Bacterial large signal recognition particle RNA from a Clostridia bacterium, 266 nucleotides, folded computationally.
Its Rfam family is "Bacterial large signal recognition particle RNA". Its Rfam clan is "SRP clan". It is annotated as a non-coding RNA gene. Rfam's curators write: The signal recognition particle (SRP) is a universally conserved ribonucleoprotein involved in the co-translational targeting of proteins to membranes.
The coordinates come from a structure-prediction model, not an experiment, and the mean pLDDT is 78.
The model forms 93% of the base pairs in the Rfam consensus.
The RNAcentral record of the sequence draws on ENA.
A source record names the gene ffs.
């Protein structure tokens, strides 16, 4: 130096949490780098720090040590900023209301704005009138077994007779009553009407006449005042994030240097 067989090593690492401390199951980052059992109101160990049992690789680019490059992610902390919860104070904003001789677009206006005077209607009410409805009068028609009228066949009664008498049915005419008609007339009623004459209320709306002669104006805005703690803003105290910085731990990645066992044979 080479070959063979072994053994040590190695078969993940890191952060926070937990813990007297060190590990583990669990969470997170990285990455792919065995299996089984135990394990968070925990499972094991004792500074050499998982325990128990099995499997693989195996002395080097792969293991070990020291530097270097890069830096996922985490802890602590400072500042800025976002969001959320609780408490508090404040009418500073917002919201609401009132006032205004400020502004005021659209719109209206010499076919007359704003303003003023007179009047009418709509509203309430009294009387009258009309309408409508109902009733009455009136006209037509129907309409009484007997207790309406007239005429009364038959039958009945009186008479010597001529005739006379009472009188049912029928017929006619009517009473009470029924039906229909529709002008005039009479009476009554009303959530009918604006027709007439009055009284009252009132500027809400509509409308007519006259005077004056150029602006008026809902909404909206400005200003002032008041109210409201639902919203924003303010203060204090918590929670959860983002960014920048400080510090700390830090896997992975890059490069370099160094170190490294036993046996046999050649």
């Nucleotide at each position: 130096u080479c070959a063979u067989a072994c053994u040590a090593u190695c078969c993940g690492g890191g952060a926070a949490c937990c813990c007297a401390g060190c590990g583990g199951c669990g969470u997170c980052c990285u990455g792919u780098a065995c299996c089984u059992g135990c394990a968070a109101u925990c499972c094991g160990c004792u500074a050499c720090a998982g325990c128990a049992g099995g499997g693989g690789u195996g002395a080097a680019u792969u293991c070990c040590g020291g530097a270097u490059c890069u830096g996922a992610g985490g802890g602590c902390u400072g500042a800025a900023u976002u969001u959320u919860c609780g408490c508090g104070a404040u009418a500073g904003a917002g919201c609401c209301g009132c006032g205004u001789g400020c502004g005021g677009a659209c719109g209206c206006g010499u076919u007359g704005a704003c303003g003023g005077a007179c009047g009418g209607g709509u509203c309430c009410u009294g009387c009258g009138c009309a309408a409508u409805c109902g009733g009455g009068c009136g006209c037509u028609u129907c309409g009484a077994a007997c207790c309406g009228u007239g005429u009364c066949a038959g039958g009945c009664g009186g008479g010597g007779g001529a005739c006379c008498g009472a009188g049912c049915a029928g017929c006619a005419c009517u009473a009470a009553g029924g039906a229909g008609c529709a002008u005039a007339c009479c009476c009554g009623a009303u959530g009918u009407g604006c027709c007439g004459c009055g009284g009252g209320a009132g500027u809400g709306c509509c409308u007519g006449u006259c005077c004056c002669g150029a602006g008026c104006u809902g909404a909206c805005g400005g200003c002032g005042c008041g109210g409201u703690a639902u919203u924003c803003g303010c203060g204090c105290g918590g929670g959860a994030g983002u960014u920048c910085g400080g510090u700390u731990c830090g896997a992975u990645c890059u490069u370099c240097c160094g170190g490294u066992g036993u046996a046999u044979g050649a």